[in-house]
The RNA shown here (transfer RNA) has 79 nucleotides and comes from Scleroderma citrinum Foug A. The coordinates come from a structure-prediction model, not an experiment, and the mean pLDDT is 81. The organism belongs to Scleroderma citrinum, within Eukaryota. It matches the Rfam family "tRNA". Gene Ontology term of the family: triplet codon-amino acid adaptor activity. The family's RNA type in Rfam is transfer RNA.
């Protein structure tokens, strides 16, 4: 020091120009079993909910997570 890839909710990941979504986790509620007193523990092929300036900046476009430049971080080869 050169070339690739990589960066989206707490986590892991999808979405390759037109409403930002899945699983996990969390929260609440339901239920189901223990406890025995309004309180708590416990499981769930169960509903519902919060959670994201899509690293960051600039550009293109009528529109950009998604396209092009820069910068920041990780990761693989080179030297």
């Nucleotide at each position: 020091g050169a070339g690739c890839c990589c960066a989206u909710g707490g986590c892991g990941c999808a979405g390759u120009g037109g409403u930002a979504g899945c699983g996990c986790g969390u929260g609440u509620g339901a239920u189901u079993c223990c406890a025995g007193u309004u309180c708590g523990g416990u499981a769930u092929c169960c509903a519902c909910a919060a959670g994201g300036u899509c690293a960051u900046c600039c550009g293109u476009u009528c529109a950009a997570a998604u396209c092009g430049g820069g910068u920041u971080g990780g990761g693989c080869u080179c030297a």